[in-house]
Order: sequence, then structure tokens, then C1' cells
RNA sequence: AGAACUAUAGUUUAAUGGUAAAACAUCACUUUAACAUAGUGAAGACUAACGGUUCAAUUCCGUUUGGUUCUU
Repeated sequence: AGAACUAUAGUUUAAUGGUAAAACAUCACUUUAACAUAGUGAAGACUAACGGUUCAAUUCCGUUUGGUUCUU
């Protein structure tokens, strides 16, 4: 210098273009003498950023940024 892949909750992963799901973690309650385990429930995401297409974008397109990898 060129190219590919990737970015979603605190972490790890889901989600045919139709309005974001789950596990762990956190908090509350139940259980225990207490802790742990177990059970129930709650909170937590302007889906990396900016634009475009569309009635509708996490999803498709472009650019930028970060990360990983390859070629030179």
C1' cells in the first nucleotide's frame, strides 16, 4: 500500500427486512440459624458512528472508526 472478516446488555452468543431473544453476572423476594445451592421476579441495548435504499433496517448499500487476519 491492497484485500477479507468482524462490531448487539457488564461478559458470551441469538435474531428470513416486520420493531431485539437467551445464558452467565447484578439487584429484590422465597428457602437457610447463616452462607452456598435452588426457585420466582426485576432492571439492564438510542444494535460502533454518519448517510442512503425501503411503508418499515441489527439485517441491504456506501463512507468512516476500532479489532482480527492475509498478501506485498